Predicted 3D model of a 540-nucleotide part of an RNA (small-subunit ribosomal RNA, 5' domain) from an uncultured prokaryote. Its Rfam family is "Bacterial small subunit ribosomal RNA". The coordinates come from a structure-prediction model, not an experiment, and the mean pLDDT is 85.
Context: one part of a larger RNA
RNA sequence: GAUUGAACGCUGGCGGCAGGCCUAACACAUGCAAGUCGAGCGGCAGCGACAACAUUGAACCUUCGGGCUUGCUAUUUGCUGACGAGCGGCGGACGGGUGAGAAAUGCUUGGGAAUAUGCCUUAUGGUGGGGGACAACAUGUGGAAACGCAUGCUAAUACCGCAUACGCCCUAUGGGGGAAAGCAGGGGAUCUUCGGACCUCUCGCCAUUUGAUUAGCCCAAGUGAGAUUAGCUAGUUGGUGAGGUAAAGGCUCACCAAGGCGACGAUCUCUAGCUGGUUUGAGAGGAUGAUCAGCCACACUGGGACUGAGACACGGCCCAGACUCCUACGGGAGGCAGCAGUGGGGAAUAUUGCACAAUGGGCGAAAGCCUGAUGCAGCCAUGCCGCGUGUGUGAAGAAGGCCUUCGGGUUGUAAAGCACUUUCAGCGAGGAGGAAAGGGUAGUAUUUAAUAAAUGCUAGCUGUGACGUUACUCGCAGAAGAAGCACCGGCUAACUUCGUGCCAGCAGCCGCGGUAAUACGAGGGGUGCAAGCGUUAAUC
Numbered sequence: 001g002a003u004u005g006a007a008c009g010c011u012g013g014c015g016g017c018a019g020g021c022c023u024a025a026c027a028c029a030u031g032c033a034a035g036u037c038g039a040g041c042g043g044c045a046g047c048g049a050c051a052a053c054a055u056u057g058a059a060c061c062u063u064c065g066g067g068c069u070u071g072c073u074a075u076u077u078g079c080u081g082a083c084g085a086g087c088g089g090c091g092g093a094c095g096g097g098u099g100a101g102a103a104a105u106g107c108u109u110g111g112g113a114a115u116a117u118g119c120c121u122u123a124u125g126g127u128g129g130g131g132g133a134c135a136a137c138a139u140g141u142g143g144a145a146a147c148g149c150a151u152g153c154u155a156a157u158a159c160c161g162c163a164u165a166c167g168c169c170c171u172a173u174g175g176g177g178g179a180a181a182g183c184a185g186g187g188g189a190u191c192u193u194c195g196g197a198c199c200u201c202u203c204g205c206c207a208u209u210u211g212a213u214u215a216g217c218c219c220a221a222g223u224g225a226g227a228u229u230a231g232c233u234a235g236u237u238g239g240u241g242a243g244g245u246a247a248a249g250g251c252u253c254a255c256c257a258a259g260g261c262g263a264c265g266a267u268c269u270c271u272a273g274c275u276g277g278u279u280u281g282a283g284a285g286g287a288u289g290a291u292c293a294g295c296c297a298c299a300c301u302g303g304g305a306c307u308g309a310g311a312c313a314c315g316g317c318c319c320a321g322a323c324u325c326c327u328a329c330g331g332g333a334g335g336c337a338g339c340a341g342u343g344g345g346g347a348a349u350a351u352u353g354c355a356c357a358a359u360g361g362g363c364g365a366a367a368g369c370c371u372g373a374u375g376c377a378g379c380c381a382u383g384c385c386g387c388g389u390g391u392g393u394g395a396a397g398a399a400g401g402c403c404u405u406c407g408g409g410u411u412g413u414a415a416a417g418c419a420c421u422u423u424c425a426g427c428g429a430g431g432a433g434g435a436a437a438g439g440g441u442a443g444u445a446u447u448u449a450a451u452a453a454a455u456g457c458u459a460g461c462u463g464u465g466a467c468g469u470u471a472c473u474c475g476c477a478g479a480a481g482a483a484g485c486a487c488c489g490g491c492u493a494a495c496u497u498c499g500u501g502c503c504a505g506c507a508g509c510c511g512c513g514g515u516a517a518u519a520c521g522a523g524g525g526g527u528g529c530a531a532g533c534g535u536u537a538a539u540c
Stems, first nucleotide, its partner, number of pairs: 001540004006536005013387006019380002021345001026343003030340003035090003040087002043083001047081002050078003054075002057072001059070001060067002097298003106223007115215002120211001123208005128162001130160002137152006168177003182203001185200003190197002224270003231261003236258008273295004277288004300321005323334004351377001353376003359373001360371004390420004400411004424481001426476005434467001438462002441459006484529005489510003495524005505512002
């Protein structure tokens, strides 16, 4: 000098863009962060619309006995929209967080062969015919609760056989094995038990296949410190055979051999997430790994598997442990290193905000629903950048301050005065863009028996904004609301007076201070930066 996720002191006008627990991977109150599909299913707890029936009450008429045409309210039933709970499907393996562990099963670069891959994509073929359950529900019952238990009923794109299977798998090449599921929309004939059959189409389902994507595995080189760590190793190193895996392999096992690693640093100990990058430097190099992006690891601590295309699974399950909470003492519940927030630790780090309008993700045919991802807003000079705090004129060089050789000098065109301007802030009006979609209408093309329906394209109509009192523009008023901090002995730009008297104090180094201190404290003056300035810490 440059830099910082900085902190502290003094000070502080505005805006844009970024950043914001580096410490206790410490403990967590509360709310939210993963749901969705009724076009898979049985249903009907609650809700809306329509219709029917009867009754109650109010209105109406009344001869006061009552009547029931009309409309309201409540109940029941049907239908329709929708839907709590349940079965089922897909997604909860993504997205988000953290860096504890791990010095190599990691990461980076470059290669490799013995693999799997839901959704998507290419292609071929198929989608026939049956069966038995279990939830929900009902009844009974246990428990304080969490949660169950028994009996009975029931549906499916849930489950299980049968048939068929070119291709697929196994094979001793003779042969053997293995699948499926339907739902919604529309419809002219024909049939009909009036439910539909049947036809068609969108979406599905099954088998095989092409690709893409993603993931697993292997090899080489590189990737910290310590020799005051020199020897380490029995599944250890290799072979044969078998098992296991999606897959090669001591991955595991049986047998056989005695190997394998090591001063080119094995083993052991300490430290550490790695990289693209960041920072400094002319470079070589050094230091570093916040934000953003890729990979890895972890999810209270340790272990384990289940489901699944994918996990040994942050907001899943089981076991053990520590801690916290509930309890009727028998037994249960929990996991913020998600977003906010609390306590604690600390020099130190923010709101228990708004919205799904956009981008993206999950589910769905779609409308849509969910989304603390994300988009925005709030707080903080934490950083970078931009702007402002006026402009011109103005010598009687005013007053005051300070210094003085008492003549004057300086503050200083500085102020006042005069003439202007109005950025930003303030007040008032107007006002883009971020919006593409989606919906319905018409036309056209594909498909089809079909001018239904569905899908694609085109046209015009309609229509969605959290931010937001948006950006921006115009108008109004008035210099009006907006400057500090450090330093002035040398290094190092900038000097004098007073006070103090080796005291009080200063200090990065050299060093100042013991009676004229340009070095301490204050005043005046000056220098440097400026909404910042200095100090401290850290790196080059």